[in-house]
Molecule: small-subunit ribosomal RNA
Organism: uncultured prokaryote
RNA sequence: UUGAACGCUGGCGGCAUGCUUAACACAUGCAAGUCGAACGGCAGCACGGGGAGCUUGCUCCCUGGUGGCGAGUGGCGGACGGGGGAGUAAAGCGUAGGAAUCUACCUUAUAGAGGGGGACAACCCGAGGAAACUCGGGCUAAUACCGCAUACGCCCUACGGGGUAAAGGAUGGGCUCGGAAGGCCAUACGCUAACAGAUGAACCUGCGUUAGAUUAGCUAGUUGGUGGGGUAAAAGCCUACCAAGGCGAUGAUCUAUAGCUGUUCUGAGAGGAAGACCAGCCACACUGGGACUGAGACACGGCCCAGACUCCUACGGGAGGCAGCAGUGGGGAAUAUUGGACAAUGGGGGCAACCCUGAUCCAGCAAUACCGCGUGUGUGAAGAAGGCCUGCGGGUUGUAAAGCACUUUUGUUGGGGAAGAAAAGCCUAUGGUUAAUACCCGUGGGUCUUGACGUUCCCUAGAGAAGAAGCUCCGGCUAACUCCGUGCCAGCAGCCGCGGUAAUACGGAGGGAGCGAGCGUUAAUCGGAAUUACUGGGCGUAAAGCGCGCGUAGGCGGCUUUGUAAGUCGGAUGUGAAAGCCCUGGGCUCAACCUGGGAAUGGCAUUCGAAACUGCAGAGCUAGAGUAUGGUAGAGGGAAGUGGGAAUUUCAGGUGUAGCGGUGAAAUGCGUAGAGAUCGGAAGGAACACCAGUGGCGAAGGCGGCUCUCUGGACCAACACUGACGCUGAGGUGCGAAAGCGGGGGGAGCAAACAGGAUUAGAUACCCUGGUAGUCCACGCCCUAAACGAUGAGAACUAGCCGUUGGGGGUAUCAUUCCGCUUAGUGGUGCAGCUAACGCAAUAAGUAGACCGCCUGGGGAGUACGGCCGCAAGGUUAAAACUCAAAUGAAUUGACGGGGGCCCGCACAAGCGGUGGAGCAUUUGGUUUAAUUCGAUGCAACGCGAAGAACCUUACCAGGCCUUGACAUCCAGAGAAGUCGCUAGAGAUAGAGGGGUGCCUUCGGGAACCGAGUGACAGGUGCUGCAUGGCUGUCGUCAGCUCGUGUCGUGAGAUGUUGGGUUAAGACCCGUAACGAGCGCAACCCUUGUCCUUAUUUGCCAGCACAUUAUGGUGGGAACUCUAAGGAGACUGCCGGUGACAAACCGGAGGAAGGUGGGGACGACGUCAAGUCAUCAUGGCCCUUACGGCCUGGGCUACACACGUGCUACAAUGGCUGGUACAGACGGCUGCAAACCCGCGAGGUGGAGCGAAUCCGAGAAAACCAGUCGUAGUCCGGAUCGGAGUCUGCAACUCGACUCCGUGAAGUCGGAAUCGCUAGUAAUCGCGAAUCAGAAUGUCGCGGUGAAUACGUUCCCGGGCCUUGUACACACCGC
Repeated sequence: UUGAACGCUGGCGGCAUGCUUAACACAUGCAAGUCGAACGGCAGCACGGGGAGCUUGCUCCCUGGUGGCGAGUGGCGGACGGGGGAGUAAAGCGUAGGAAUCUACCUUAUAGAGGGGGACAACCCGAGGAAACUCGGGCUAAUACCGCAUACGCCCUACGGGGUAAAGGAUGGGCUCGGAAGGCCAUACGCUAACAGAUGAACCUGCGUUAGAUUAGCUAGUUGGUGGGGUAAAAGCCUACCAAGGCGAUGAUCUAUAGCUGUUCUGAGAGGAAGACCAGCCACACUGGGACUGAGACACGGCCCAGACUCCUACGGGAGGCAGCAGUGGGGAAUAUUGGACAAUGGGGGCAACCCUGAUCCAGCAAUACCGCGUGUGUGAAGAAGGCCUGCGGGUUGUAAAGCACUUUUGUUGGGGAAGAAAAGCCUAUGGUUAAUACCCGUGGGUCUUGACGUUCCCUAGAGAAGAAGCUCCGGCUAACUCCGUGCCAGCAGCCGCGGUAAUACGGAGGGAGCGAGCGUUAAUCGGAAUUACUGGGCGUAAAGCGCGCGUAGGCGGCUUUGUAAGUCGGAUGUGAAAGCCCUGGGCUCAACCUGGGAAUGGCAUUCGAAACUGCAGAGCUAGAGUAUGGUAGAGGGAAGUGGGAAUUUCAGGUGUAGCGGUGAAAUGCGUAGAGAUCGGAAGGAACACCAGUGGCGAAGGCGGCUCUCUGGACCAACACUGACGCUGAGGUGCGAAAGCGGGGGGAGCAAACAGGAUUAGAUACCCUGGUAGUCCACGCCCUAAACGAUGAGAACUAGCCGUUGGGGGUAUCAUUCCGCUUAGUGGUGCAGCUAACGCAAUAAGUAGACCGCCUGGGGAGUACGGCCGCAAGGUUAAAACUCAAAUGAAUUGACGGGGGCCCGCACAAGCGGUGGAGCAUUUGGUUUAAUUCGAUGCAACGCGAAGAACCUUACCAGGCCUUGACAUCCAGAGAAGUCGCUAGAGAUAGAGGGGUGCCUUCGGGAACCGAGUGACAGGUGCUGCAUGGCUGUCGUCAGCUCGUGUCGUGAGAUGUUGGGUUAAGACCCGUAACGAGCGCAACCCUUGUCCUUAUUUGCCAGCACAUUAUGGUGGGAACUCUAAGGAGACUGCCGGUGACAAACCGGAGGAAGGUGGGGACGACGUCAAGUCAUCAUGGCCCUUACGGCCUGGGCUACACACGUGCUACAAUGGCUGGUACAGACGGCUGCAAACCCGCGAGGUGGAGCGAAUCCGAGAAAACCAGUCGUAGUCCGGAUCGGAGUCUGCAACUCGACUCCGUGAAGUCGGAAUCGCUAGUAAUCGCGAAUCAGAAUGUCGCGGUGAAUACGUUCCCGGGCCUUGUACACACCGC
């Protein structure tokens, strides 16, 4: 934007539009008639006249006398108007022209219209037929028909001539005759001939006018000529003959599609799409064909024939054609009334009145489009109620409503009331005509009428806010946000996408946004789309340069000059219909709409000029191109020869003996029948080492031993000749690696297929042993490659520098040699410029121009079908359906790699000790169960939450109970609180009693506590750790992670942070388009190791005393140890070496300690939706006489089994017995508890001392000294079981620890695999603490004894930095 349709909704008016589909079929009505002033007449009607019947106003009959008129003859019109677009790619249309034509009615001017004749309808009679209709006989008129006469003209002509017309009727008038008709005159109409015009029509020509080449050849009336015919007219329009032409790559023919145009829609334009309404042209009228009539038709509502279909029929035969207006069926998503009127405009007929007119004008239906108007206006905060949301305060709907005050467009009712109407007719005046004051015509005046629409437009009055708002959307694009429901369901969606329990995206609601009598959706066109690029794109890597030459047509083409005027430029003229668009006036109240004028209409044609450029013609030139001369290099090509050499293989022979060969390792294979090795010999085929080079040659493919021969091209120098001879190149034609094909040769090596051996889960592969086509030659095909510089060929211009090949030149030089020279190639690097970037950069991918080829999202597909080529394989040309929302390029940051480089870590290696085997402890899985509560699950869950489940804990189960609740706040009312026993019960609880009256007070009451009550509420270890906070684990104590400014890049980003050293370290130094900074590292903190100062009790005791069998026991001391406060000390500070004069490293001195002295706390940006809703907190959801609360008992302790973590062992480096030493840290009043006594012992008794440097736990153990055991299931090992006890506790049955006596299991060092540890460490030995009534083999601490090993970084694991590849980005557990 639309001729639209669909969904929801719908007040009014104006103005337009309305079967896009079935050119499908049609009932019914209407759409073309008119003229009596052409004619004979007269059925019907009316009037007049006459007659009959009579009921006296009715019926019938006669009468063309009158108005008129059915049917008929005749004239004009039915060729216009109206419809739809089937056909048509030209017989059309548009535009500009042309000559060989016709034209009724109309106009101008001219001439005429004389005089005769014979018929046919109607009508009458008869006949046939169902009908339609037809036939026979008879009568008759004309403006019907036919001769004759005349011929201004017209036509034909042999130039002598010949041919060819006509019609009258009407009105008026008077005159003559007359019975009338008629004659005569006049008028307009009509008629005939011919000229001219106008109008209309026919024909011809140039140009323009869709797609397909997977349509390339078409054509015999075909092209032309002559004769003849034909037409209104030119013409193969037709025909006979003659000639063999005509059209076509500027697309013939064929196929498909299509009415064309003015214009319409869109667009800045250029274009693209369309051809409804309105207007011009064409073609069509059931389908096909044909002519007749006519001025005009091959005729929509005419004729004939054929066909299909429908209808009638008496079956013989007939009738019909809505693509006219309505209307019906059908088709369809879809398109209206079987309306009114000729009032207006126009048409036909007529002298006219008038008649006809589904043309037309109106009305009806439809929001189908456009335009306009309305559905109220002002005021109104208690910001009402209701709704929705809420952080509960409120916010919003919202001045919105109500209320109050107004207005009345529109609708409704009533009244008034234009314009569309001008005529014609009649009367009259006047002008013309005329003999005429008639008729007729023109003009003026008067008169009389004419409206479908129409209950019109418009104006006015009454009543009354009264009757009048919806639709879509609200994630982004795109204006507009919340709640509830749902839970990858239901659904949404134009694209991206939304929905898996907190959805602004689904559905509803509230609110909001947009448009508004409409709003959305669907369909379609253009735009955006520079996404077919004329304006205005591209082709190295994104799609795209033919594999390469030669060359035809075509396109393009050097300098000077003359002419011409086709292109080009300018002027003028004609045309470019109207409408439309645009501008400007006017009319409807505005607008849409209507109307006047103007402009514009890129075009075409004619004509006049100009001559620069292009073309054409002529004349010249030499710079392009070519020829000639003299040289040069070269794997350029073809053919022949080669007794060229090396090597492989084979054959025969010699020597010689056991292996050879092959691989990651092997085997198949060859070899005692003599291989391999080695020596010389022979045969045969293929390829040519070194030279050899980003060297050379060729158009490309390609070309490499040597010799000879034939031959193409290139380059250089000098400048003689030709004089634009040039460039490109659709078709065409030639060449064209390898593989492959045909028949024939050849065949050493290599080697598809094939066979065997290996590898492997398999191995139709990679590896090995063999091996055939083939590879080679000559001939003929094939015609493709990542045929690549992924870069068409040719010419011009545009900074440098460095190589190299061929030629020329120059200076110096005897020569070799050298170079600011030049030219043709071939490379590197680089500026400007270009590029999306990468990159290209005089060998352009730069700049500008000419030519060719090719591209237009990915897949389907370079495929199918068809054509052409081929022996075949196949090649070439080359689609569509369908499907996806991407495919692709370049670069960036990460991540990853069975990529690379550098480096680190108990990562490996080197060691020590374990685990995995046994028994037990403990955790987990699984199973079981009424319940075995829940969580943690690779590292980073599993002696984890739990620093301690008999009850409790406890969250689980069974049973019994409570319902404002065990706990919190509020309310009203009662009572102090509390305490003591008793009864019932498993207990919770219930019942009945005893005793008790407190504190403050303003005397009202209040505070605490308790039982009962009401409702708000409590409560939940119920769910979601994937809604969260907080806390924690892990990578990882790894060395990293970032920022500001600057710079670079279109950008993502980069730089800094990379590099060279060096470090434990992004710690440091140097360099550096970077300069700085932050979080991390380090340091600061604690502890330990040495010393000093101060202090001196409960600790200490060197020296001086006292006492004791003995003991810091005492006086005293402050030296030492210790204790606990403060200091010192270590910083690569010093020396030597290495290094770069650095940072740093190595060695040394001194020192208690040396290069971070040891240990701890401390954990960057982030990752794992890691863990935890059961520590706590918390959103949402869920339960509320229960998923809450209380109680008793049970369970968490189960047990075919499996894993993890530990303890104890398997013994002699040991067990047992006896004796003798040496710690540190810690705890203690609900506590630690000594001595003494009792018990074999656990323990009991006892209670001193100690809130602890004083007392207690508290005997440290390994060690050491003796003794015994003698390799054994033991004097090892201690499980299990029996018995007897102790302690804690309300209570040890399920289910505690310990003691004693007895019992004495497995186990003799542990498969695959796997863990920890680098020094006071591992290993080993004991001690303590937290939790705790009791209950550690666990956990956290403490000290004693006290090793081995590290060559080293190849490998396993993890990590850091740089670099590289990437089709990965939920990032290799990827794709």